[in-house]
Context: one part of a larger RNA
Molecule: large-subunit ribosomal RNA, domain III
Organism: Betaproteobacteria bacterium
């Protein structure tokens, strides 16, 4: 130097009552302001107890603190089906044999790892201070191994199907979600109007079954031969033959699930909670979602592999395998919490940077803009 610069975006507070030693900040209650494709929700990545209740207030909080992501102590994360393990394979890695070097090693076949891709099955309601597609209630759905019954051609690491994919571009058909009108339930004011006007609810999955719809592909079926699929084959594939529009796919929509539940609002309360409940219909508008891995057009011609199905070979046919009931069994990991952020990266409770989904009404061509629902803030002087 100095009680001086500063107290980190100018979103804003104000008052009442409580708790306390002590209140501008903490609690609750009322008003007012701000965000609203966000300054709300729900995941990933990363963090790892910050979650939740009692207690405390040294020191951390750019002041204060009764607070708190601080200290102390208890307590919380429940899964056959959600996501990882698991099966499969791509780029990349590693590499049995093998190829080069003196040699450490390098590269590289068959194979093996390796997901950011493929691949079996749950949804609605309710419930905690703190967890839920995990618990509970209700209604479901896979696939494997065993047991037991009853039937009976089966068999793969081989062979065919499939799985299986580009861009752009248009159009239809729904459906989420909205709006609006009917409908039930409340209310009917304080200058003037005002029984027609103001406010609030108006829902119901998945899976099973029936219908198999708008659409889209488009030949199926039986038989008679095969030199091709490294063997085989009744599968595929190629060549006749015979009847025939079959045959696949497919959103949405109804019915049922569901005489439950949900449901403004009423009443009762030990304020924690119970209890009992109307209406729950129709038209309009509409997606970037599903039909659509579809359709058109182009040209740079657009993954693999298993799980599935189907064929036989070895082989076995009393066994063993298949095929159908019931029944038992579904392990292990992850799950709290923040997550455009005071909790993650930025040394800090930093005006920074952070992937994806949802994202309401008016206006509007719109995910601009302004103003607002739910919903969260008033950003720690």
């Nucleotide at each position: 130097g100095a009680g001086u610069a500063a107290c980190g975006u100018u979103a804003a507070a104000c008052g009442g009552a409580g708790u306390g030693a002590a209140a501008a900040g903490c609690u609750c209650c009322g008003u007012c302001g701000c965000c609203g494709a966000a300054a709300g929700c729900g995941c990933a990545a990363g963090g790892u107890u910050u979650c939740c209740u009692a207690c405390g207030c040294a020191a951390c909080g750019u002041u204060c603190a009764u607070c708190g992501a601080c200290g102390u102590a208890g307590g919380g994360u429940g899964a056959g089906u959600c996501g990882g393990c698991c099966c499969c394979u791509a780029a990349g890695g590693c590499g049995a044999g093998g190829g080069u070097g003196a040699a450490a090693a390098c590269c590289g076949u068959a194979g093996c790892u390796g997901a950011u891709g493929g691949g079996a099955a749950g949804c609605a309601g309710g419930u905690u201070a703190a967890u839920a597609u995990u618990c509970c209630u209700g209604c479901a759905c896979c696939a494997u191994u065993g047991u037991u019954c009853a039937a009976u051609g089966c068999g793969a690491u081989g062979g065919g199907g499939g799985g299986a994919c580009g861009a752009a571009g248009a159009a239809g058909g729904u459906u989420a979600g909205c709006u609006c009108a009917g409908c039930c339930g409340g209310g009917u004011g304080u200058u003037g109007g005002a029984u027609g006007u103001c406010c609030c609810g108006g829902u119901u999955c998945a899976a099973g079954c029936a219908u198999g719809u708008a659409g889209c592909c488009g030949u199926g079926c039986c038989u008679g031969g095969u030199a091709g699929g490294c063997a085989a084959a009744u599968c595929c594939g190629c060549c006749g033959g015979g009847c025939u529009u079959a045959g696949g796919u497919g959103a949405g929509g109804u019915g049922u699930g569901a005489c439950a539940a949900c449901g403004a609002g009423u009443g009762g309360u030990u304020c924690g909670c119970c209890a009992c409940g109307a209406a729950g219909u129709g038209a309009g508008u509409g997606a970037u979602a599903c039909c659509c891995a579809g359709c058109u057009u182009c040209c740079a011609a657009g993954a693999a592999a298993a799980g599935c199905c189907u064929c036989u070979a070895a082989g076995c046919u009393u066994c063993a395998g298949u095929u159908g009931a019931a029944c038992a069994a579904g392990a292990c990991c992850g799950u709290a919490c923040c997550g455009c952020a005071a909790a993650c990266c930025g040394a800090c409770a930093c005006u920074g940077g952070u992937g994806c989904g949802c994202g309401u009404g008016c206006u509007g061509a719109a995910u601009a803009u302004g103003c607002u629902c739910a919903g969260g803030c008033g950003c720690u002087u």